[in-house]
RNA sequence: CGGGAUGUAGCGCAGCCCGGUAGCGCGCUUCGUUCGGGACGAAGAGGCCGCUGGUUCGAACCCAGUCAUCCCGACCA
Numbered sequence: 001c002g003g004g005a006u007g008u009a010g011c012g013c014a015g016c017c018c019g020g021u022a023g024c025g026c027g028c029u030u031c032g033u034u035c036g037g038g039a040c041g042a043a044g045a046g047g048c049c050g051c052u053g054g055u056u057c058g059a060a061c062c063c064a065g066u067c068a069u070c071c072c073g074a075c076c077a
Stems, first nucleotide, its partner, number of pairs: 001073007010026004020057001028044006050066005
């Protein structure tokens, strides 16, 4: 330098194909059961969907650019 993959809640992931306003597990908070811990049950908080712009009535999803990480190849040494 060329090609490709990934980026979504604290962590690990789904949702993207086919646009309709975001979910699962673990973790966290509160309450209950227990003397307490653990465990179980109930309720709850938490995300500008990497960033910018565009298309659209409407974008995590489509388009363009860009950033980060990883993989493959080429070049130089």

Transfer RNA from a Sphingomonadales bacterium, 77 nucleotides, folded computationally. The sequence was found in a public genome assembly. The coordinates come from a structure-prediction model, not an experiment, and the mean pLDDT is 82. Rfam family: tRNA. Its family is annotated with triplet codon-amino acid adaptor activity in the Gene Ontology.